[in-house]
RNA sequence: GUUUCAUGAAGAGUGGCUGAGGGACGAGCCCUGCGACGCCACGACAACCGGACGAAUCUGUACCGGUGUCACCUCUCUCCUGGCUGUUUCCGCAAGUGCGGACAACAGGGAACAUGAGAU
Numbered sequence: 001g002u003u004u005c006a007u008g009a010a011g012a013g014u015g016g017c018u019g020a021g022g023g024a025c026g027a028g029c030c031c032u033g034c035g036a037c038g039c040c041a042c043g044a045c046a047a048c049c050g051g052a053c054g055a056a057u058c059u060g061u062a063c064c065g066g067u068g069u070c071a072c073c074u075c076u077c078u079c080c081u082g083g084c085u086g087u088u089u090c091c092g093c094a095a096g097u098g099c100g101g102a103c104a105a106c107a108g109g110g111a112a113c114a115u116g117a118g119a120u
Base pairs, nucleotide, nucleotide: 001120002119003118004117005116006115007114008113013042014041015040016039017038021031022030023029026077027076028075043070044069045068048066049065050064051063052061053060074112079109080108081107082106085104086103089102090101091100092099093098
C1' cells in the first nucleotide's frame, strides 16, 4: 500500500513551547491572536487487542501492558430508497379544495474518512 471484520447519537482537559492557521477533499457552517494547528508534560475518557481477576448462554472490573480519543453526531451535506406529515413551501393540471411532480423535516442504506483487530 491492498483487503476483511467491528465501531463511529455517549464520554473525557489543564499547563508549557511555538506562532497562523484549522475542522481530510468540494460546498456550507464553525473554531482561532481572550492564541488555533503542531509538539511536550501531567491528567482524564473509553474498553478495540494481550494479560490478570471474576463469571461461565450476562460478554464484567479497569488492576498491568499495546493502541485510540479528549470543539461542533465522523460538524452538516454532496449518491440511492422511503417520506402516513408539511403550518405561510414551490410548479403543473384540473376545477373546486382534488391529482401529479419537485423540495424539505425525518428514517434507512451507500460512498468516503477515522480508529482498532486480523490477512496479504